Context: one part of a larger RNA
């Protein structure tokens, strides 16, 4: 010196990011228990007293001797002394520091935030406010469903299920609620007119070349024009679904919810007035928030002193209503503040055992 473990004077978190960590608390039994609350709860709330052993004496309960009613017997029901058993209530006495004499065996209060709970989760660095969840709500599916799985297949889940059914997608208990915009994109609805594929159409125009026409030469032939059919490369117009263009409609669909200027008999500040823009310009409720930079914001509470913590204000860089807004008992190995008790956390170390380390072998 390390690792467990025990003891500590006075103080009692000064420690520290943070009571981390060890302490306190405990078990039965009496009494007593606040706010709030969804009436269940909150609660073992919090908070006080016993608890060992002797005598004695209350009460109650098992047994039961007897008694007593069913017409005898049996057998049943009911009332029961005395003893014995157990619980219990008073009253006296005892010993010890200490009676739940060991061991096991909640520390507890307030505010706050977040998720309603109980429940899952990254096997091996995250158990949480993350996911699930019961409730809302929109869609899609009429059955050979709609989805899904399956080389585009048979076949199978859906389901021996049938719209109170089955899938999808937000939302997440409960209360009170959920404004305003369809101009984008997205779906769903039309169905006139616009564009428009594949196909149909076949006006034409190219090649080829029977055959004729000119020239040119005695001839054979040369050269050069036109060009049926056939075959062949093309090929206008016109006709031609859906889609998309276009009309609506729909935000618990993806989503979005403005600026200057001016104005009141003190100043301030604008109930109010102009104006530009837009699809409308943020409603009610929150509000320096798990969200606020400026920021330790101001004010007020708690402290002797608080960049944290509570409660306003509202100037919301950048809140906001199912990417759900506010609140909400109860629950949480959640995250944050305070406080009683507790204590070697610390003031500040110190004694002690156990096993190492370390000498020696």
């Nucleotide at each position: 010196c390390c690792u467990c473990c025990u003891u500590u004077a006075a103080g009692g978190a000064a420690c520290u990011a943070g009571g981390c960590a060890a302490u306190c608390u405990a078990a039965c039994c009496u009494c007593g228990u606040a706010a709030c609350u969804u009436c269940g709860g909150g609660a073992g709330a919090a908070g006080a007293g016993g608890u060992c052993c002797c005598c004695g004496u209350u009460u109650c309960c098992g047994u039961c001797a007897g008694g007593u009613a069913a017409a005898c017997a049996c057998u049943u029901g009911c009332c029961a002394a005395a003893g014995c058993g157990g619980a219990u209530c008073c009253g006296g006495g005892g010993c010890g520091c200490a009676g739940u004499g060991a061991a096991a065996u909640g520390g507890c209060u307030c505010g706050a935030g977040u998720g309603a709970c109980u429940g899952u989760u990254u096997a091996u660095c995250a158990c949480a406010a993350a996911c699930a969840c019961a409730u809302g709500a929109c869609u899609c599916u009429g059955c050979u469903a709609a989805g899904c799985c399956g080389a585009u297949g048979a076949g199978g889940c859906g389901a021996u299920g049938u719209a109170u059914a089955g899938g999808g997608u937000c939302u997440g208990a409960c209360a009170c609620c959920u404004g305003c915009c369809c101009g984008g994109u997205g779906c769903c609805g039309g169905a006139a007119g616009g564009u428009u594929a594949a196909g149909a159409g076949g006006a034409g125009a190219g090649g080829u070349c029977a055959u004729u026409c000119g020239c040119c030469g005695c001839a054979a032939g040369g050269c050069g024009g036109a060009g049926a059919a056939g075959c062949u490369u093309u090929g206008a117009a016109u006709c031609g679904a859906a889609g998309c263009c276009c009309c609506g409609g729909u935000a618990a669909a993806c989503g979005g919810c403005g600026g200057c200027c001016g104005u009141a008999a003190c100043u301030a500040u604008a109930a109010c007035g102009g104006u530009c823009c837009u699809a409308a310009g943020g409603u009610a409720g929150c509000g320096a928030a798990a969200u606020u930079c400026c920021u330790u914001g101001u004010c007020g509470g708690g402290u002797a002193a608080g960049u944290u913590c509570c409660g306003a204000c509202c100037u919301g860089c950048a809140c906001g209503a199912a990417u759900g807004g506010u609140g909400u008992a109860a629950c949480a190995a959640c995250u944050u503040g305070a406080g009683c008790g507790c204590u070697g956390u610390c003031u500040c170390g110190a004694a002690g055992g156990a096993g190492g380390a370390c000498u020696c072998g």
The part of an RNA shown here (large-subunit ribosomal RNA, domain IV) has 361 nucleotides and comes from a Candidatus Edwardsiibacteriota bacterium. The coordinates come from a structure-prediction model, not an experiment, and the mean pLDDT is 86. Rfam family: Bacterial large subunit ribosomal RNA. Gene Ontology terms of the family: structural constituent of ribosome and ribosome.